[in-house]
RNA sequence: AAAUAUUCCCCGGGGGACCCUGCAUACAGGGUUGAGAUAUGGCGAUGGGCGCCAUGACCCGCUGAACCUGAUCCGGUUGACACCGGCGGAGGGAGGGAGCGAGCUUUACGG
Numbered sequence: 001a002a003a004u005a006u007u008c009c010c011c012g013g014g015g016g017a018c019c020c021u022g023c024a025u026a027c028a029g030g031g032u033u034g035a036g037a038u039a040u041g042g043c044g045a046u047g048g049g050c051g052c053c054a055u056g057a058c059c060c061g062c063u064g065a066a067c068c069u070g071a072u073c074c075g076g077u078u079g080a081c082a083c084c085g086g087c088g089g090a091g092g093g094a095g096g097g098a099g100c101g102a103g104c105u106u107u108a109c110g111g
Stems, first nucleotide, its partner, number of pairs: 001107003007098004011061004017032006023049001039055006067092003073086004
């Protein structure tokens, strides 16, 4: 000297699984993991507890493993999911503005 973080405003992205019992019209109760397990309202379709929209909670926004794809994947493990390892830092993935600019950060230059 520059940049960035902390701060504020606005905006955006994402997921909602597994198991048991009862019941049968879009349900009730319980259990597991998890930050979160579709909470509230509305709409639609259907032989079966499905799909969509809005809002809320939670997580995440390029320093991006939030989340998606491969994937109904492979090995271990579990009652099952979860979890651990692999695939794999593979491919995708949602940011602008203001302010501060650091005592403690980074970089460059000078002494």